Background:
Predicted 3D model of a 264-nucleotide RNA (Bacterial large signal recognition particle RNA) from a Clostridiales bacterium. The prediction has a mean pLDDT of 79. Lineage of the source: Bacteria > Bacillati > Bacillota > Clostridia > Eubacteriales. Its Rfam family is "Bacterial large signal recognition particle RNA". Rfam's curators write: The signal recognition particle (SRP) is a universally conserved ribonucleoprotein involved in the co-translational targeting of proteins to membranes. Rfam classes the family as a non-coding RNA gene.
[in-house]
RNA sequence: CCGCACUAGUCGGGGAGUCAGCGGUGCCCUGUACCUGCAACCCGCUAUAGCAGGGAUGAGUUCCCGCCCUCGGUUUUGCUUUGUGUCGCCGGCCGGUGCAAGUGGUGAUGAGGAACCGGUCUUGCGCAACGGAAACCCGUGAACCAUGUCAGGCGGGAGACCGAGCAGCAUUAAGCGGUGCUUUUCGUGUGCCGCGAGGUAGCCGAUUCUGAGCCGGCUGUAUCGGUAUCGGACAUAAAGCAAUUAUCAAAGGCGGGUGUGCGG
Numbered sequence: 001c002c003g004c005a006c007u008a009g010u011c012g013g014g015g016a017g018u019c020a021g022c023g024g025u026g027c028c029c030u031g032u033a034c035c036u037g038c039a040a041c042c043c044g045c046u047a048u049a050g051c052a053g054g055g056a057u058g059a060g061u062u063c064c065c066g067c068c069c070u071c072g073g074u075u076u077u078g079c080u081u082u083g084u085g086u087c088g089c090c091g092g093c094c095g096g097u098g099c100a101a102g103u104g105g106u107g108a109u110g111a112g113g114a115a116c117c118g119g120u121c122u123u124g125c126g127c128a129a130c131g132g133a134a135a136c137c138c139g140u141g142a143a144c145c146a147u148g149u150c151a152g153g154c155g156g157g158a159g160a161c162c163g164a165g166c167a168g169c170a171u172u173a174a175g176c177g178g179u180g181c182u183u184u185u186c187g188u189g190u191g192c193c194g195c196g197a198g199g200u201a202g203c204c205g206a207u208u209c210u211g212a213g214c215c216g217g218c219u220g221u222a223u224c225g226g227u228a229u230c231g232g233a234c235a236u237a238a239a240g241c242a243a244u245u246a247u248c249a250a251a252g253g254c255g256g257g258u259g260u261g262c263g264g
Stems, first nucleotide, its partner, number of pairs: 001264006009057003012030004020046005034054005063257006072248003076243012090231002092227009102218002104215003112210004117205004121198006127191002129188007136180001137178004146171004154163003
């Protein structure tokens, strides 16, 4: 170096998460690279780290190691946006008190204060008003079971006359309607009303004393108290952007290494 037969290895890999740790199922990124069973309130192992069973390939462009490049993931930092929470001892806003200056109204036809007397206020009595009811007045009003008068008709009588009595008319009862200058009665947080008692915090008025202030808003400032809507600060969560961090890393490229037996 060649041939035959084996065996190691390979038949995807990686990230986050879970886990004492290592793998797997599941999720994600690459990529196309066997089959069956088990498996997330999980399945199987133990640093030699999936277990069990089968198949293909087989010492090579496989595979192992190192380096380069780099899809992607995680972490750290910064910025932006949005959400949530906290902060009135941040801005802003609101309120009270004080101060400075400017300004306005009112005041010797008397500010303000004091004294005193009243009203408003509460209540009792009276009066009035309003509302209701009744009486009174007027009108109407009874087929018969109200009255008076009772035509006609009816009855009695020899007759004169008498009797009961319908309609009509009149007057009334019960009832119905109307008026109000009157009277009685009941009621009412109706009252420029009268008398009495009470009260006096506030407001208004009069009298007397004293004699020059009193009141309001705006701007600025000091202080006290409040307000979580907005801006801001802090914290936290998510998303996006940027790398200034750290880490893992597929695919690809380069380099190195690469078993046993028999025969020639």